[in-house]
Context: one part of a larger RNA
RNA sequence: UUGGGCGUAAAGCGUCCGCAGGCGGCUUUUCAAGUCUGCUGUUAAAGCGUGGAGCUUAACUCCAUCAUGGCAGUGGAAACUGAAAGGCUUGAGUAUGGUAGGGGCAGAGGGAAUUCCCGGUGUAGCGGUGAAAUGCGUAGAUAUCGGGAAGAACACCAGUGGCGAAGGCGCUCUGCUGGGCCAUUACUGACGCUCAUGGACGAAAGCCAGGGGAGCGAAAGGGAUUAGAUACCCCUGUAGUCCUGGCCGUAAACGAUGAACACUAGGUGUCGGGGAAUCGACCCCUUCGGUGUCGUAGCUAACGCGUUAAGUGUUCCGCCUGGGGAGUACGCACGCAAGUGUGAAACUC
Numbered sequence: 001u002u003g004g005g006c007g008u009a010a011a012g013c014g015u016c017c018g019c020a021g022g023c024g025g026c027u028u029u030u031c032a033a034g035u036c037u038g039c040u041g042u043u044a045a046a047g048c049g050u051g052g053a054g055c056u057u058a059a060c061u062c063c064a065u066c067a068u069g070g071c072a073g074u075g076g077a078a079a080c081u082g083a084a085a086g087g088c089u090u091g092a093g094u095a096u097g098g099u100a101g102g103g104g105c106a107g108a109g110g111g112a113a114u115u116c117c118c119g120g121u122g123u124a125g126c127g128g129u130g131a132a133a134u135g136c137g138u139a140g141a142u143a144u145c146g147g148g149a150a151g152a153a154c155a156c157c158a159g160u161g162g163c164g165a166a167g168g169c170g171c172u173c174u175g176c177u178g179g180g181c182c183a184u185u186a187c188u189g190a191c192g193c194u195c196a197u198g199g200a201c202g203a204a205a206g207c208c209a210g211g212g213g214a215g216c217g218a219a220a221g222g223g224a225u226u227a228g229a230u231a232c233c234c235c236u237g238u239a240g241u242c243c244u245g246g247c248c249g250u251a252a253a254c255g256a257u258g259a260a261c262a263c264u265a266g267g268u269g270u271c272g273g274g275g276a277a278u279c280g281a282c283c284c285c286u287u288c289g290g291u292g293u294c295g296u297a298g299c300u301a302a303c304g305c306g307u308u309a310a311g312u313g314u315u316c317c318g319c320c321u322g323g324g325g326a327g328u329a330c331g332c333a334c335g336c337a338a339g340u341g342u343g344a345a346a347c348u349c
Base pairs, nucleotide, nucleotide: 004320005319006318007303008302012317014201015200016199017198021194022193023192025088026087027086028085029084030083031082033081034080035077036076037075038074039073040072041071042070043069049065050064051063052062053061054060091191092188093187094186095184096183097182098181099180103177104176105175106174107173108172109171110154114150115149116148117147118146119145120144121143125136126135162169163168206247207246208245209244210243211242215241216240220236221235222234223233258316259315260314261313262312263311266294267293268292269291270290271289272288273286274285275284298305299304322349323348324347331342332341333340334339
């Protein structure tokens, strides 16, 4: 390479946007690049194939000759792809009216709890554990009442419930702002899908500068346990956790399942719409959109998946090719650093 694969065996980029590229709805006309076809030329000789001939046969030699294919020229065909021009509305988008939501950013406010401070009551313990001790406390702790301060997180509602591309998002109110869904069908008229390179976002930890610091708490100190205990348990406790600005760019970034479109039994729960009905709610229908569960056909090595496919197909991208060595070395790029991205080989089994 041919071929086979990527939920769990190796393998889906963390997610999205998107140039080039690849692919692309229905229909009319024209062209004829791809495509199909006729003819001509060429594709040296030898060799090969077929038919024959000559050496006694064969090998060998000689004669004749095809087919298939390639390339070029020329004449046609016009279904498909392509190109040009035109039309259409189902894909896509816009508009109008509604609607659900922890989607994002900013500002303001709130209560419970915790710790600390001040004051009152009050007295000998408190705390902690398997049991203890370190620790705190007669300089009055713990407990309890009143007042004050600070920081962080928002109980109940809360739900295999909602929103977001993913990371993620949860007290209340206000402002700004993104996306979705439903209905009407009015408009544009293929404007679409995917996407190497590129760009943006991206938990936690970590880094830089400046703030902040209640609780928790790597490191560290002490007490226990133990043969030891650089741990698990306890008492302290620094970075950090929080905010602002900048960096890092990784995760079991998981549904371990790329995106888009079409088709292929159903049952049941739930969320948001729509319809009908009703005084209203319920109930009912749904040719609408999500989110679960069970399951048919089918698929699968099995487990399982099963209209939210891992079924049946098409398009595009990414990735895999025995284990270890190794996500290492080297080089390059990025980064303040930590490191990240790309990514081997020898050797060995």

A computed fold for a 349-nucleotide part of an RNA from an uncultured bacterium, annotated as small-subunit ribosomal RNA, central domain. Its mean pLDDT, the model's own confidence on a scale to 100, is 86. The full RNA is in RNAcentral, with records from ENA and SILVA.